Model confidence (mean pLDDT): 82 of 100. This is a predicted structure of a 73-nucleotide RNA (transfer RNA) from a Chloroflexota bacterium.
């Protein structure tokens, strides 16, 4: 170049057309403790990699692009 695979919270991931987009870890507050990094409870945080496109409805489908990886020439 060709092609296939990922990109969703700070970090690892789910989420395979419908209800406010979630799990863990971490962070912060508050409880508990003699103290605490252990324990309990709860909060913040996400333009789902951008733009268009299909559709009543897209994180999910389809078309370039960007960005990572991997086979092949």
């Nucleotide at each position: 170049g060709a092609c296939c695979c990922c990109g969703u919270a700070g970090c690892g991931c789910a989420g395979u057309g419908g209800a406010u987009a979630g799990c863990g870890c971490g962070u912060c507050u508050c409880c508990c403790u003699g103290c605490g990094g252990a324990g309990g409870a709860g909060a913040a945080g996400g333009u789902c990699g951008g733009c268009a496109g299909u559709u009543c409805g897209a994180g999910u489908c389809u078309g370039c692009c960007c960005g990572g990886g991997g086979u092949c020439g």

Rfam family: tRNA. By type it is a transfer RNA. About the family: Transfer RNA (tRNA) molecules are approximately 80 nucleotides in length.